RNA sequence: CUACCCAUAGCGCAAUUGGACAGAGUAUCAGAUUCCGAUUCUGACGGUUGGGGGUUCGAGUCCCCCUGGGUAGG
Numbered sequence: 001c002u003a004c005c006c007a008u009a010g011c012g013c014a015a016u017u018g019g020a021c022a023g024a025g026u027a028u029c030a031g032a033u034u035c036c037g038a039u040u041c042u043g044a045c046g047g048u049u050g051g052g053g054g055u056u057c058g059a060g061u062c063c064c065c066c067u068g069g070g071u072a073g074g
Stems, first nucleotide, its partner, number of pairs: 001073007010026002013023001019057001028044005050066005
């Protein structure tokens, strides 16, 4: 320098052919349970889908540019 892949909640991830409100786990907090704790159960909280622009009735998903990470080639 070129090609390809990845970026979604504090963390590791899912999201079908572009379609209903972007979900679950873990962590945190609260409650139940317990003599107290751990475990378990229930609930709550947590999102600028890396940034910008475009296409579309509708974009996490498609297109373009940029940023960061990875792989391969030179």
The RNA shown here (transfer RNA) has 74 nucleotides and comes from uncultured Ruminococcus sp. The sequence was found in a public genome assembly. Rfam family: tRNA. Gene Ontology term of the family: triplet codon-amino acid adaptor activity. Its mean pLDDT, the model's own confidence on a scale to 100, is 81.